Background:
Predicted 3D model of a 679-nucleotide part of an RNA (large-subunit ribosomal RNA, domain II) from a marine sediment metagenome. Its mean pLDDT, the model's own confidence on a scale to 100, is 86.

[in-house]
Context: one part of a larger RNA
């Protein structure tokens, strides 16, 4: 890991509700007794009900409060009770498995280990050379010094022995701590044998919460004990009907509860929703600025600042400036206005799982995204928090390449039938390379901004133009004058001022280049050649640049250019579990019918959860029927039933087993890191 077996809402006693049965203003016995008996009989103690109100005395269809014959509270106008079944609640282990822990015991442990006690044992070899002593030496005498001797030391090196520093191996090991190598101590606070002592709210501890039998922040064993677990996991056959919630309030409450909300079932009742019409309500969006505030510019001005004035009066002021006036703005906590949606009343139509009341049973209290309206945040977040609608949750099918929450659409079952939705129709891939008019050249389509640009298509407006425009070419572009000033110089062209006049077809006191300054080139402006359009501005469609990311490129891919892209208009087709057709099943309503049933209409996605109807297993009772001419079980099989399931036949097997109607449960396994066995 697989297979097989076992494996979880039970039982007792009470309460409540519903159903069934008995009796009924009543119902019923308990212990016990008789009895073969759990049959049956007896047993009326007791319990519930038939009357309530009041704290009570008490009164009584009333009573209490009260001064009250007032008002008000609770009652009165009858249905109960006993048993069984089902559901649920309470008390019990209470659906099952699961802690870490807590407590108790004259409980068991110091053969491991900690410390201690008693008595024994052990430590190769080598090195160093303390004190003391002797001699020499020295001195007044000593001390010092030297040479010997001596053999001290938690001394040195290093085996046994004890330990365990670094590394490697090992890590389902040879081993639940080792092996190899390296290392520390090795006469000491040394090592070790044997016997003994200390015991769990305790011992022992050169102290690490270490050790106390592979167990130690409190040993082990047994008991309380099925501790408790607001936590995790698991909880076994089928079909049918309905079908949630993830919210509010409170909570030592926040992943748990209680009540309400939302679901279901039963009984009763008569409303409810949507739309239309008619009549009330409102202060949001928007708008507005009379109010409350904010706010830009201007006018006028009280007042202030500054200046003049010895002081005062007074005067001046390119300063500031309330209020007021004009024009222009802003507001969730502004409103002299004001929608849409909404809410409410009445009437009508439509609507069979639409309302309400009482009672039984729940589950839910982690929600998610999308659109719209706000808040928090940064008008960030697949962010947080409200409102509102939808979907998912609990919803399959088609589309969006893939994709809970987006778009379409709500799956009872069957069909090799049809029509559509969203979305599509060149190929992958079902269906048009459909019809028409345009645009795009960027593979834009098939990511993105400010900003930029003679891209291209269209519209509007304006200027010039056969008295010849625009572009190109030919020619002119002069004179006073080098204007004045400045300056070393300043001559159209460093800078400042002015910007006139003449000749002319035209020519600036000069548009740019240039020079030290001149010079030179050029432009404006004019004539000629040529001969029909040329220039500016604004708006719009589609494109261009702006445009950098980590493994190989991509619109899903191939591929697409008068498209297979974009815009507008049109025709056809494809496309879903939608709709229709045919057949079938089930729930409900209505009608007919005594009933069985038939017809019509309608409904049948579903988690938590409520309700209903069944299948099967073991045993019991009654009745029936089977088996050695072969029971159960096993095995094979194209049969029957809407499902759980049920037959028949062959082979195997070799002795029990079934059907019907009731009853009772150790009654259904795939999951619990389930338990046991096998492989």
């Nucleotide at each position: 890991a697989c297979c097989g077996g076992c494996g979880a809402g039970u039982u007792a006693c009470a309460g409540u509700a519903u159903c069934u049965a008995g009796c009924g203003a009543g119902g019923u016995u308990a212990a016990g007794u008789g009895g073969a008996a759990g049959a049956c009989a007896c047993g009326g103690a007791g319990c519930c009900g038939a009357a309530g109100c009041g704290a009570a005395a008490g009164c009584g269809a009333g009573u209490c409060u009260g001064a009250a014959u007032a008002g008000g509270g609770c009652g009165u106008c009858u249905a109960g009770u006993u048993a069984g079944a089902u559901a649920u609640u309470g008390u019990a282990g209470a659906c099952c498995c699961g802690a870490a822990a807590c407590c108790a015991c004259a409980g068991u442990g110091a053969u491991c280990u900690a410390u201690c006690c008693a008595u024994g044992a052990c430590c190769a070899g080598g090195u160093u050379g303390a004190a003391g002593c002797g001699c020499a030496g020295g001195u007044a005498a000593a001390a010092a010094u030297g040479c010997g001797u001596g053999g001290a030391g938690g001394a040195c090196c290093g085996a046994a022995c004890c330990c365990g520093u670094g590394a490697g191996u090992g890590u389902u090991g040879a081993a639940a701590a080792a092996c190899u190598u390296u290392g520390g101590g090795a006469u000491g606070a040394g090592u070790u044998g044997u016997g003994g002592a200390u015991a769990g709210g305790g011992g022992u501890g050169a102290a690490a919460u270490g050790c106390c039998a592979a167990u130690c922040g409190a040993a082990c064993g047994u008991g309380g004990a099925g501790a408790u677990a607001g936590c995790u996991g698991g909880u076994u056959c089928u079909c049918c009907c309905c079908g949630a919630a993830a919210u509010a309030g409170c909570u030592u409450u926040a992943g748990g509860g209680c009540u309400a909300g939302c679901c279901u079932c039963a009984a009763g009742u008569a409303u409810c929703a949507u739309u239309a019409u008619a009549g009330g309500c409102g202060g949001u969006a928007g708008a507005g600025c009379a109010c409350u505030g904010a706010u830009c510019g201007g006018g006028c001005u009280a007042g202030g600042g500054g200046g003049c004035g010895u002081a005062a009066a007074g005067c001046c002021u390119a300063c500031c400036g309330a209020a007021c006036c004009c024009a222009g703005u802003c507001a969730a906590a502004c409103u002299a206005c004001g929608a849409a949606u909404g809410g409410u009343u009445a009437u009508a139509a439509u609507g069979u799982g639409a309302g309400c009341u009482u009672g039984g049973g729940a589950g839910u209290c982690a929600g998610a995204c999308u659109g719209c309206g706000a808040g928090u945040g940064a008008u960030a977040a697949g962010a947080c928090c409200c409102g509102u609608a939808g979907u998912c949750a609990a919803g399959a099918g088609g589309g969006a390449a893939a994709c809970a929450g987006c778009c379409c659409a709500g799956a009872a079952c069957g069909c090799c039938a049809a029509c559509u939705a969203a979305g599509g129709u060149c190929c992958c891939c079902a269906a048009u390379g459909c019809u028409g008019u345009a645009c795009u050249a960027a593979g834009u389509g098939g990511u993105a901004a400010a900003g930029g640009a003679u891209g291209u298509a269209g519209a509007a407006u304006u200027u010039c133009g056969a008295a010849a425009a625009c572009a190109a070419c030919c020619a002119g572009g002069a004179u006073g004058u080098u204007g004045g000033c400045u300056c070393a110089g300043a001559a159209g062209c460093a800078g400042c001022c002015a910007c006139c006049a003449u000749u002319a077809a035209a020519a600036g006191a000069g548009u740019g280049c240039g020079u030290a300054a001149u010079a030179g080139c050029u432009c404006a402006c004019u004539g000629g050649u040529c001969g029909a359009g040329a220039g500016g501005u604004u708006c719009u469609g589609c494109g261009c640049c702006g445009a950098a990311a980590a493994u190989g490129a991509c619109c899903g891919g191939g591929g697409c250019u008068a498209a297979a892209g974009u815009a507008c208009a049109g025709a056809a087709c494809c496309g879903a579990a939608g709709u229709u057709g045919c057949g079938u099943c089930a729930g409900g309503a209505u009608g007919c019918g005594u009933a069985a049933g038939c017809a019509u209409c309608u409904u049948g996605g579903g988690u938590a959860g409520g309700g209903g109807a069944g299948c099967g297993u073991u045993c019991c009772a009654u009745a029936c029927a089977c088996g050695a001419c072969g029971a159960a079980g096993g095995u094979a099989u194209a049969c029957c039933g809407u499902a759980a399931g049920g037959a028949g036949u062959g082979c195997u097997g070799g002795a029990g087993a079934g059907u019907a109607u009731g009853g009772a449960a150790g009654u259904g396994a795939g999951a619990a890191u389930g338990c046991c066995g096998g492989u």